[in-house]
The RNA shown here (Guanidine-I riboswitch aptamer) has 120 nucleotides and comes from a Pseudomonadales bacterium.
RNA sequence: GUAAUGGAAGGCUAGGGUUCCGGUCCCCAAUCUGUUUUGGGGGAUGUCUGGUCCGAGAGCCUUCGACCCGCCGCGCCUCGUGCACGGAAGGUUACACGGAGGGAUAAAAGCCCGGGAGAG
Numbered sequence: 001g002u003a004a005u006g007g008a009a010g011g012c013u014a015g016g017g018u019u020c021c022g023g024u025c026c027c028c029a030a031u032c033u034g035u036u037u038u039g040g041g042g043g044a045u046g047u048c049u050g051g052u053c054c055g056a057g058a059g060c061c062u063u064c065g066a067c068c069c070g071c072c073g074c075g076c077c078u079c080g081u082g083c084a085c086g087g088a089a090g091g092u093u094a095c096a097c098g099g100a101g102g103g104a105u106a107a108a109a110g111c112c113c114g115g116g117a118g119a120g
Base pairs, nucleotide, nucleotide: 007064008063009062010061011060012059015054016053020051021050022048023045024044025043026042027041028040065093066092067091068090071087072086073085075083076082077080095115097118101113102112103111
């Protein structure tokens, strides 16, 4: 320096909030001789590390798919440095700045609108 494609699903992570669980605080009634404790009910709090939950085009991984290259098998006719189908190897799956606003859910977000508008 050189070939072509560049999609889907799944598992996670950065990140995100607060339905549920847990944490913390307050209140109520009960138990108890009383204090403490315990369990029950209600409320507040995510400026609670957490479990559940949401979660990336421009984060990671896996699988499938796609694509490239030559090889092997088989077929076609225009008999070529040709084309189609199948097989097993090898390889690629790159690049990527980005609002405001809106939407979903309990809620928010790097979620969705959206590789959009715009910038370059």
It was read from a public genome assembly, where an Rfam model found it. It matches the Rfam family "Guanidine-I riboswitch aptamer". About the family: This family represents a conserved RNA structure found upstream of the ykkC and yxkD genes in Bacillus subtilis and related genes in other bacteria. The function of this family is unclear although it has been suggested that it may function to switch on efflux pumps and detoxification systems in response to harmful environmental molecules. The model forms 100% of the base pairs in the Rfam consensus.